[in-house]
């Protein structure tokens, strides 16, 4: 100097003029049945994000019932830590990938069971012979040898071709994948058939580590695929609904139709088929689905359910002081935790934070002493917080990897 990897910060600055909005204090006016509301002036000090986005996870908080038990349903999935918690973060292990720094992983189980592996191929899980190799039988042909009745015939040896029977899975072919790999021996030809080394698996022992796991040695049958982001099995986690939650005040409130739950016992009394009663049975409600348990209500003066129909809906609160920010010290490889100090940084409710001008700044192109032109990203809170994912013009900084050159 170049190429690359990981991380952090920032993402326009200054000034002037006019304007918007909320908090708090002071003050004036208006409306009003009420909670209260509207509006003007002044002082002080504030006013969108790293993703506010997606609504994908986890919570805080609120309500239902004391959130109890079970099923179903859903989620996570190596080990150890962090955290309020998580499907998140950190470190490590294993696997894949890159030359490397690094990056990625839906990472438990295929010996519980079921399913699938197209096409090609002989065959896709205890599968299988297309080509090929070997033995045997039969037939044909050629060289050579021997014999004979010598233009030839018969027999033997060896080689080749065809057909059939049997053996084989080493060689070749197909495929994403073919029932270990290389070499030697052996065999009719072959095969872990045997052996050496290697990989894998099972058993045993030793060492390291909290653990996942790693390393080494011994023995052995020789070695029975893949797929679970297929169904499934195993381990762990999960009650539901959500600020349009919920709380307070104000306002209004008209019904109609249909359905609707076997009873039995006890007590009291005015002794009738009475009672504010009690128990049992039955019925209903209880904020996703089902069951059990619980609670409440009802059992014909009827809880509750279904359909039709009418009225009101204004205001306040929740609403911002937090699992908070910043600085510093200590612990930890780190995520993060603890101590001390310091600060308060939007709370709107049809919806505020803007507009104009000037100077500067970044980037790109041209020009080249001063200059000219273009351009400046993604994008807007609505109860709050911790994450993940997606979008993002540019700028700055730190650490690391490799290449080239110089000293």
């Nucleotide at each position: 100097g170049g190429a690359g990897u990981g991380a952090a910060c920032u993402g326009g600055g200054c000034g002037a003029u006019c304007g918007c909005u909320g908090g708090u204090c002071c003050u004036g006016c208006c409306c009003g049945c009420a909670u209260g509301g509207g509006u003007g002036g002044g002082g002080c000090g504030g006013g969108a994000g790293g993703a506010a986005a997606g609504u994908c996870c986890g919570g805080g908080c609120a309500c239902c019932a004391c959130a109890g038990g079970a099923c179903g349903c859903g989620g996570u999935g190596g080990u150890g830590g962090g955290u309020a918690a998580c499907g998140c973060c950190c470190a490590c292990c294993g696997g894949c990938u890159a030359a490397a720094a690094g990056g990625c992983c839906a990472g438990g189980g295929a010996u519980a069971g079921u399913g699938c592996c197209a096409c090609a191929g002989a065959a896709a899980a205890c599968a299988g012979a297309c080509c090929g190799c070997c033995u045997c039988u039969g037939g044909c042909c050629a060289c050579g040898g021997c014999g004979c009745c010598u233009a030839g015939c018969g027999c033997c040896c060896c080689g080749g071709c065809c057909a059939g029977u049997g053996g084989u899975a080493a060689g070749g072919g197909u495929g994403a994948a073919a029932c270990g790999g290389u070499g030697c021996g052996g065999u009719a030809a072959g095969a872990g058939c045997g052996c050496a080394c290697c990989a894998g698996c099972a058993g045993g022992c030793g060492g390291g580590g909290u653990g996942a796991c790693c390393c080494g040695c011994c023995u052995g049958g020789c070695u029975c695929g893949g797929u679970a982001a297929a169904c499934c099995c195993c381990a762990c986690c999960g009650g539901g609904u959500g600020c349009a939650a919920g709380g307070c005040c104000a306002a209004a409130u008209a019904g109609g139709a249909g359905g609707g739950a076997a009873u039995g016992c006890c007590c009291g009394c005015u002794c009738g088929u009475c009672g504010u009663g009690g128990c049992u049975g039955c019925g209903g409600a209880u904020c996703g689905g089902u069951c059990c348990g619980g609670u409440c209500c009802g059992u014909u003066c009827g809880a509750c359910c279904u359909c039709c129909g009418g009225g009101u809906a204004g205001g306040c609160u929740g609403c911002u002081g937090g699992a908070g920010g910043c600085g510093u010290c200590g612990g930890g490889c780190a995520a993060c935790c603890g101590g001390c100090g310091u600060c308060c940084u939007a709370g709107a409710u049809g919806a505020a934070u803007g507009a104009u001008c000037g100077c500067c700044g970044g980037c790109c192109g041209c020009g080249c002493u001063u200059g000219c032109g273009g351009u400046c990203a993604c994008a807007g809170a609505a109860c709050c917080c911790g994450g993940c994912u997606u979008a993002u013009a540019g700028g700055u900084u730190c650490a690391c990897u490799c290449c080239a050159g110089a000293c």
Bacterial RNase P class A from a Pirellulales bacterium, 407 nucleotides, folded computationally. The model forms 96% of the base pairs in the Rfam consensus. Its mean pLDDT, the model's own confidence on a scale to 100, is 78. Its Rfam family is "Bacterial RNase P class A". From the family's description: Ribonuclease P (RNase P) is a ubiquitous endoribonuclease, found in archaea, bacteria and eukarya as well as chloroplasts and mitochondria. Its family is annotated with dimeric ribonuclease P complex, ribonuclease P activity and tRNA processing in the Gene Ontology.